[in-house]
Two RNAs folded together computationally: RNase P RNA and transfer RNA, 452 nucleotides in total. It holds a member of the Rfam family "Bacterial RNase P class A". By type it is a ribozyme.
RNA sequence: GCACCGGGACGGUCGCUCGGCGGGCAACCGCCGGGAGGAAAGUCCGAGCACGUCAGGACAAGGUGGUGGGUAACUCCCACCGGCCCGCUGCGGGUCAGGGAUAGUGCCACAGAAAACAGACCGCCUUAGGUUUCGGCCUGAGGUAAGGGUGAAACGGUGCGGUAAGAGCGCACCGCCCGGCCGGUGACGGACGGGGCACGGCAAACCCCACCUCGUGCAAACGCAAGCAGCUUCCACUCGGCUUUUCCGGGUGCCCACGGUCCGUGGGUUUGGAAGCGGGUCGCGCGCUUGAGCCGUCGGGCAAUCGACGGCCUAGAGAAAUGAUCGUCACUCCGCGACGAAAGUCACGGGGGACAGAACUCGGCUUAGCGGUGCAUGC
RNA sequence: GCCGCUAUAGCUCAAUUGGCAGAGCACCUGAUUUGUAAUCUGGAGGUUGCCGGUUCGAUUCCGGUUGGCGGCU
Numbered sequence: 001g002c003a004c005c006g007g008g009a010c011g012g013u014c015g016c017u018c019g020g021c022g023g024g025c026a027a028c029c030g031c032c033g034g035g036a037g038g039a040a041a042g043u044c045c046g047a048g049c050a051c052g053u054c055a056g057g058a059c060a061a062g063g064u065g066g067u068g069g070g071u072a073a074c075u076c077c078c079a080c081c082g083g084c085c086c087g088c089u090g091c092g093g094g095u096c097a098g099g100g101a102u103a104g105u106g107c108c109a110c111a112g113a114a115a116a117c118a119g120a121c122c123g124c125c126u127u128a129g130g131u132u133u134c135g136g137c138c139u140g141a142g143g144u145a146a147g148g149g150u151g152a153a154a155c156g157g158u159g160c161g162g163u164a165a166g167a168g169c170g171c172a173c174c175g176c177c178c179g180g181c182c183g184g185u186g187a188c189g190g191a192c193g194g195g196g197c198a199c200g201g202c203a204a205a206c207c208c209c210a211c212c213u214c215g216u217g218c219a220a221a222c223g224c225a226a227g228c229a230g231c232u233u234c235c236a237c238u239c240g241g242c243u244u245u246u247c248c249g250g251g252u253g254c255c256c257a258c259g260g261u262c263c264g265u266g267g268g269u270u271u272g273g274a275a276g277c278g279g280g281u282c283g284c285g286c287g288c289u290u291g292a293g294c295c296g297u298c299g300g301g302c303a304a305u306c307g308a309c310g311g312c313c314u315a316g317a318g319a320a321a322u323g324a325u326c327g328u329c330a331c332u333c334c335g336c337g338a339c340g341a342a343a344g345u346c347a348c349g350g351g352g353g354a355c356a357g358a359a360c361u362c363g364g365c366u367u368a369g370c371g372g373u374g375c376a377u378g379c
Numbered sequence: 380g381c382c383g384c385u386a387u388a389g390c391u392c393a394a395u396u397g398g399c400a401g402a403g404c405a406c407c408u409g410a411u412u413u414g415u416a417a418u419c420u421g422g423a424g425g426u427u428g429c430c431g432g433u434u435c436g437a438u439u440c441c442g443g444u445u446g447g448c449g450g451c452u
Stems, first nucleotide, its partner, number of pairs: 001375006008329007016035008037355001041366002044364005049217004056263004061213005066080005081098001082096006099208002104206002106202003121148002123144009156174006175197001176195004181190003222285003230277006236252006253269006293312008331352005337346003380451007389404004398435001406422002409419002428444005
């Protein structure tokens, strides 16, 4: 660091609650069965489900980022590839926010000559003078970036040759780029051939690329009962059909809804309707617990997991129940004693230990944290 | 349930364009004054809530976590 197990059982007494059965007019009573977690936590992700809604597109906004699998899905899990770190030299462990720096823009302080195709501080070489105590010193011109210095980083690295002195200037080996071949599902790896020897870092900078995302959420919704109080705004024009009024349908305009904008769609448009403001109800039921469920065996797969067969039903409250006490046993810890080479076994006494409690349900992640076991790694 | 802000010296607040963490009040020494206050002068006081990460470098950027405050329903 990862994984697993436990984190009590039995009986009695009293108390609470859910389901089933029975009695009772009812209040209530009796019997049977069940009654918190590995994190129930944080609300960080993903869904199932419900409504908006009949169902969409684009932009914006947000999220993810190696490859291949798993899964209902995920930013999760598994395996592999690559980079970096530690140890080792057999290879193992850890970590990664792992696409792009030639699509563009931006930043790299101070130091330093110079921080992106930059630059000469000290230097090195050639040359023209001046001077000399003959060691050397000073000025100018030309060449140079191998050496030193600064820095986190200096425009490939090491070595040899070459040169006036140097420089990929040339060569060898690395590094980088290109090419096809081989292996692999792929990321990628291997050997070979060729090449100009040049193309710093930062994207947890803005951004570009690829993929994904409707919104709100059980206090969502659905139903019943009860109760109150209404007010304001809009409802226009036009066409067609028919039995003229009526009625039906369409278009334009207007209002509302679809997270923001646009398109598009839906609803309404005079006896009824839409929207806004204000008031009333904060009651009862339902959602509400059979699930992408759990356990066992076998099989496939490196694994995550998948399939088959068999078995099991394991809280459902509504201000929130699942508790208290006694005894025994088991587990564990402490103390003490005996046996035993040790591991361990037995006996006595005492203690019950950390984090901590469902509220629609699951899959993960993160955090808190007691005891033990196994594997791996470092000191 | 959903959304946002905040934590810096003893106190109240800056620094948030990544490059030495500041100001005022309070505290201490000295000067002045009969003495104190005021005034002047000098000084001290900081793991930027905590843990990790990116980067040469983090108060600032990213992730997690602990407290505090606010909005909607």